[in-house]
RNA sequence: CUCCCUAUAGCUCAAUUGGAUAGAGUACGGGACUCCUACUCCCGGGGUUAGUGGUUCGAAUCCACUUAGGGAGG
Numbered sequence: 001c002u003c004c005c006u007a008u009a010g011c012u013c014a015a016u017u018g019g020a021u022a023g024a025g026u027a028c029g030g031g032a033c034u035c036c037u038a039c040u041c042c043c044g045g046g047g048u049u050a051g052u053g054g055u056u057c058g059a060a061u062c063c064a065c066u067u068a069g070g071g072a073g074g
Base pairs, nucleotide, nucleotide: 001073002072003071004070005069006068007067010026011025012024013023019057028044029043030042031041032040050066051065052064053063054062
């Protein structure tokens, strides 16, 4: 320098390959249980889907560029 992959909740990952309000586990907060903890159960908060722009009636998803991480070639 060129090409490929990845980026979604604090963390680990889904989202049927363009469609309804973006979900789960874990963590966190509250409650039940217990003499108290732990375990278990119930409830709850938490998201600029890396960023900017574009396509479309509609974008986490498609396209371009940028940023970060990983890989291949020279």

The RNA shown here (transfer RNA) has 74 nucleotides and comes from a bacterium.
Rfam family: tRNA. By type it is a transfer RNA. Rfam describes the family as follows. Transfer RNA (tRNA) molecules are approximately 80 nucleotides in length.
RNAcentral holds the sequence, with entries from ENA.